[in-house]
RNA sequence: UGGGUCAACCAGGCGAUCGCGGUGGCUUAGGCCAACGAGGAACGUCCGGGCUCCAAAGAGCAAGGCGGUGGCUAACGGCCACCCGGGGUAACCCGCGAGAAAGUGCAACAGAGAGUAGACCGCCGCGCAUGUCGCGGUAAGGCUGAAACGGUGGGGUAAGAGCCCACCAGCGAGGCGUGUGAACGCUUCGGCUAGGUAAACCUCGCCUGGAGCAAGAUCAGACAGUGAACGAUAAGAGCUGCUCGCUCGAGUUCACGGGUAGAUCGCUUGAGGGUGUCGGUAACGGCACUCCUAGAUAGAUGACCGUCACCCGCAAGGGGACAGAACCCGGCGUAUCGGCUGGCCCUCCAG
Numbered sequence: 001u002g003g004g005u006c007a008a009c010c011a012g013g014c015g016a017u018c019g020c021g022g023u024g025g026c027u028u029a030g031g032c033c034a035a036c037g038a039g040g041a042a043c044g045u046c047c048g049g050g051c052u053c054c055a056a057a058g059a060g061c062a063a064g065g066c067g068g069u070g071g072c073u074a075a076c077g078g079c080c081a082c083c084c085g086g087g088g089u090a091a092c093c094c095g096c097g098a099g100a101a102a103g104u105g106c107a108a109c110a111g112a113g114a115g116u117a118g119a120c121c122g123c124c125g126c127g128c129a130u131g132u133c134g135c136g137g138u139a140a141g142g143c144u145g146a147a148a149c150g151g152u153g154g155g156g157u158a159a160g161a162g163c164c165c166a167c168c169a170g171c172g173a174g175g176c177g178u179g180u181g182a183a184c185g186c187u188u189c190g191g192c193u194a195g196g197u198a199a200a201c202c203u204c205g206c207c208u209g210g211a212g213c214a215a216g217a218u219c220a221g222a223c224a225g226u227g228a229a230c231g232a233u234a235a236g237a238g239c240u241g242c243u244c245g246c247u248c249g250a251g252u253u254c255a256c257g258g259g260u261a262g263a264u265c266g267c268u269u270g271a272g273g274g275u276g277u278c279g280g281u282a283a284c285g286g287c288a289c290u291c292c293u294a295g296a297u298a299g300a301u302g303a304c305c306g307u308c309a310c311c312c313g314c315a316a317g318g319g320g321a322c323a324g325a326a327c328c329c330g331g332c333g334u335a336u337c338g339g340c341u342g343g344c345c346c347u348c349c350a351g
Base pairs, nucleotide, nucleotide: 002346003345004344005343006342007341009339010338012308013307014306015305017303018302020037021036023034024033025032026031039322043333044332046331047330048329049328050327051212052211053210054209058244059243060242061241063208064207065206066205067204068082069081070080071079072078083097084095085094086093087092098203099202103201104200105197106196120142121141122138123137124136125135126134127133128131150168151167152166153165154164155163169193171190172189173188174187175186176185177184178183216265217264218263219262225256226255227254228253229252230251236248237247238246272291273290274289275288276287277286278285279284310319311318312317
């Protein structure tokens, strides 16, 4: 210099006017004043937890989820570090990473044959009818395919073949060493070869009770009953896919008719943010100081003007994304006009 890779951050500023929602103060009860009022994803609601109620929460089956190892965490399907496999010159990236020698299933097209394989061509033997023939042997050579039951050399054979042998690869079992471990290195033996797929059933290990702030609690207010069925020989409810068990239990269900749909709490100070320091490779944790930052209920957080800055345009002028709280947190995933910063790697040049 050019290219790459990983990570962090910003999301226009200031001022004026008119509005909206909590809070606080004042008040002559009409209002007035002050400060505050969306995000990096508030989003999707895909995971995990807190909290609330249901037996302070039970058992079994079923069902679902997760899956290398060690750690972090309230927890996780998240994060950190490492291992193994794959890609890249490298920085770095990707992995939906247990088990396919328990069993069952599946594999389009092509191909002779797709799994205790398979004779289409070829090779070899035999036969006689001597051929574009028949029977048998053969997986060494060819062909098809994503995939065809190890590789090289030798022996062997009619031709061949782990049929036999040596070495190598791979598989299984063991030993020694290193490591907390996943694993890695060295070595011995075995039988000579075992294909793929578990985001197919399945097996193994671990995890999961259900419903969710319209949870749930309190107060106020309104109304009108009638009919049928079942029921203390326990209907029905908590309670959910099933069974059991526990508790409550005098009403329950259906049809017609009638009424209400208000207020308060929950509610926002929390596994909270920032700075420093200590421990740890890191995720993260301890300590000290400091900060307070929406709380609506059909849902406030808006509109417009000026000016400065940015981008496009010669100028006039134009542009500014994705999106918006709804009980609260930790993650993941996805969207985003544009801007900005840093680490590392490769290439070239110069010293």